Predicted 3D model of a 74-nucleotide RNA (c-di-GMP-I riboswitch aptamer) from a marine sediment metagenome. Model confidence (mean pLDDT): 83 of 100.
[in-house]
C1' cells in the first nucleotide's frame, strides 16, 4: 500500500433536562487509539454578582496526563 472488522460528526425523528447536554433510532463528516481511565487547562450552561472573584453543572471528536492495543507490502 491493500484487506477484514470497529467507532461515528453535522443533520433528522422520539424521549428527557431550566440549560449546556444526555439516551435510543436513522445518518456518515471524519478517526489507528474517535479503545479504557481521569478531568488539570480550554470551551459551554444555570444561579448569584456587577466588571472581580463564587457556587452547581455539561463536554472530551480542543490541548494535556495514565493504562492497553488490530492487520501489514516494500
Nucleotide at each position: 500500500a491493500a484487506a477484514u472488522g470497529g467507532c461515528a460528526a453535522a443533520c433528522c425523528c422520539a424521549u428527557u433536562g431550566u440549560g449546556a447536554g444526555a439516551u435510543g433510532g436513522g445518518g456518515g463528516c471524519g478517526c489507528a487509539a474517535a479503545g479504557c481511565c481521569c478531568a488539570g487547562g480550554a470551551u459551554c450552561u444555570g444561579c448569584a454578582g456587577g466588571u472581580a472573584a463564587g457556587c452547581a453543572g455539561a463536554c472530551a471528536g480542543c490541548c494535556a496526563g495514565g493504562c492497553u492495543g488490530c492487520c501489514g507490502a516494500a